RNA sequence: CGUUCCAUUAUAGACAAUCGCGCUGUCCCGGUAAAACGGGAUGUGAGGAAAGUCCGGACUCCGUCAGGGCAGUGAUGCCGGGAGAAAUUCCCGGGUGCAUGAUGCGCAAGCUUCUUGUACAGAAAGUGUCACAGAAAAUAUACCGUCCCGCUUGCGGGAUAAGGGUGAAAAGGCAGGGUAAGAGCCUACCAUUCAGGAAGCAAUUCCUGAGAUUGACAAACCUCAUCAGGAGCAAGGCCAAGUAGGGAGAAUGAAAGACUGCCCGUUUCAAUAUUCUCCGGGUAGGCUGCAAAAAGCCUCACAGCAAUGUGAGGAUAAGAUAAAUGAUUGUCGUUCCGCUUCGGCGGAAAACAGAAUCCGGCUUAUUUAAUGGAACGGAAU
Numbered sequence: 001c002g003u004u005c006c007a008u009u010a011u012a013g014a015c016a017a018u019c020g021c022g023c024u025g026u027c028c029c030g031g032u033a034a035a036a037c038g039g040g041a042u043g044u045g046a047g048g049a050a051a052g053u054c055c056g057g058a059c060u061c062c063g064u065c066a067g068g069g070c071a072g073u074g075a076u077g078c079c080g081g082g083a084g085a086a087a088u089u090c091c092c093g094g095g096u097g098c099a100u101g102a103u104g105c106g107c108a109a110g111c112u113u114c115u116u117g118u119a120c121a122g123a124a125a126g127u128g129u130c131a132c133a134g135a136a137a138a139u140a141u142a143c144c145g146u147c148c149c150g151c152u153u154g155c156g157g158g159a160u161a162a163g164g165g166u167g168a169a170a171a172g173g174c175a176g177g178g179u180a181a182g183a184g185c186c187u188a189c190c191a192u193u194c195a196g197g198a199a200g201c202a203a204u205u206c207c208u209g210a211g212a213u214u215g216a217c218a219a220a221c222c223u224c225a226u227c228a229g230g231a232g233c234a235a236g237g238c239c240a241a242g243u244a245g246g247g248a249g250a251a252u253g254a255a256a257g258a259c260u261g262c263c264c265g266u267u268u269c270a271a272u273a274u275u276c277u278c279c280g281g282g283u284a285g286g287c288u289g290c291a292a293a294a295a296g297c298c299u300c301a302c303a304g305c306a307a308u309g310u311g312a313g314g315a316u317a318a319g320a321u322a323a324a325u326g327a328u329u330g331u332c333g334u335u336c337c338g339c340u341u342c343g344g345c346g347g348a349a350a351a352c353a354g355a356a357u358c359c360g361g362c363u364u365a366u367u368u369a370a371u372g373g374a375a376c377g378g379a380a381u
Base pairs, nucleotide, nucleotide: 001377002376003375004374005373006372007371008370009369010368013332014331015330016329017328018327019326021045022044023043025042026041027040028039029038030037047352051363052362054361055360056359057358058357059232060231061230062229073228074227075226076225077224078094079093080092081091082090083089095120096119097118098117099116101114102113104111105110121223122222126221127220128217129216130215143164144163145160146159147158148157149156150155151154172190173189175187176186177185191213192212193210194209195208196207197206198205199204236288237287238286239285242283246279247278248277249276250275251274252273256268257267258266259265297314298313299312300311301310302309303308334349335348336347337346338345339344
């Protein structure tokens, strides 16, 4: 210097014209008894994540003693302090492990100090799982090798976890002693665990001791501690067709029965049928909830390391329902590439994605730029 990756911050083009789409506060015209409604003007019209719907709320209904215990279910999980309505939220400080790069010490194992990143209850309560490879994957185990013994001299029996090999992971590490060869078998040191003591509010650390040496996974069951009513705007409220069915009333008396088979007439009218009126429930559909100012946004001041708080001032303010928020052209801006007479000229590129009750978080996706960090590559010294 370049490329890639990670983190944080900013950004997510601006203006104008024309055409088009949603909504309609106001105005005009038409329309009407008044409305509804139609047309026009004006105004206004996505995001940093509107996303995933993962957490917490507002709001609504169910409903409550929303009381306690036990059980179940779900969620959370290093420690201390703080912010906030709350949160799988945020801030400050600390701790431990792992990785990373430096640093010094040590024969080595390993350790000291620091940078950056990352993770966080318990695997020494119990159960379970650990592909493939490998002899063996957790009550250890003998493939090669090493050593001992035997003989038929390349085989058999035995010992062995030092060495090789397999694997993501191999049964503490390292140096020495020891031994047939080996092994915590023994010793020193290092690591881990436990016990005792000391320090600290605590996480934890330090010292001493004990051969105690015990793999990983809890986003497997589980254990411990803490917390938690349920359902959700398709909540909920209001209006309400047509059709079918329910209830009440009125009218009719066709059909049917009775009077003899037929016709006429009469009669029964409880029930049924038909017609009409009214009532009530539900559906379609419509209105509302639904945007106005809050825990939201901007600016300033003050307080605080910060998260944030307090005060003052201010701005904007979509509301669709199968779902509008767009397109074209021009000018300018940003970045990149090429050319250059260094003044410019020409060309190209711009992502992820899209409201659906609202708000606070988290996570994920993503353009360009800046800053910081890591890895790799190149050049020079």
Predicted 3D model of a 381-nucleotide RNA (Bacterial RNase P class A) from an Ignavibacteria bacterium.
The sequence was found by an Rfam model in a public genome assembly.
Its mean pLDDT, the model's own confidence on a scale to 100, is 75.
The organism belongs to Ignavibacteria, within Bacteria.